Background
Transfer RNA from a Phycisphaerae bacterium, 73 nucleotides, folded computationally. It was read from a public genome assembly. Model confidence (mean pLDDT): 81 of 100. Taxonomically the source falls in Phycisphaerae (Bacteria, Pseudomonadati, Planctomycetota).
RNA sequence: GCCUCGGUAGCUCAAUUGGCAGAGCAAGCGGCUCUUAACCGCUAGGUUCUAGGUUCGAUUCCUAGCCGAGGCA
Numbered sequence: 001g002c003c004u005c006g007g008u009a010g011c012u013c014a015a016u017u018g019g020c021a022g023a024g025c026a027a028g029c030g031g032c033u034c035u036u037a038a039c040c041g042c043u044a045g046g047u048u049c050u051a052g053g054u055u056c057g058a059u060u061c062c063u064a065g066c067c068g069a070g071g072c073a
Stems, first nucleotide, its partner, number of pairs: 001072007010025004019056001027043005049065005
């Protein structure tokens, strides 16, 4: 220098041929229990890496950039 993959909640990850952004764990509150843990229920938590473009509509498609992993030279 070129190529491939990845970047989404505090953490690990879903969301496909573009159409309401979700799960588990963690956190907060409650229930249960003599108490804790476990278990059960509820709640909150998101500029979907950044900037543009396409579109009625973008996590998703296009371009450039940033970060990480791998490969080639």